[in-house]
Record summary
The RNA shown here (transfer RNA) has 72 nucleotides and comes from an archaeon.

RNA sequence: CCAUCUAUAGUAUAACGGUUAUUAUACAUGCUUGCCAUGCAUGGGAUGUCGGUUCGAUUCCGACUAGAUGGU
Numbered sequence: 001c002c003a004u005c006u007a008u009a010g011u012a013u014a015a016c017g018g019u020u021a022u023u024a025u026a027c028a029u030g031c032u033u034g035c036c037a038u039g040c041a042u043g044g045g046a047u048g049u050c051g052g053u054u055c056g057a058u059u060c061c062g063a064c065u066a067g068a069u070g071g072u
Stems, first nucleotide, its partner, number of pairs: 001071007010025003018055001027043005048064005
């Protein structure tokens, strides 16, 4: 320099272009217990950035940024 792939809560992960973005774990609160742990209930927290297509974009397209792999 070229090609391909990836980017979603603290971490991991799902999501035919469609109505509150899923689940687990962690975190907070409450219940349970004499206390802790376990268990149960509830709650807050996320689509890398900038544009485009579309009635509507996490999803499709382009550029950029970061990372991974391969090639010269």

Model confidence (mean pLDDT): 81 of 100. It matches the Rfam family "tRNA". It is annotated as a transfer RNA.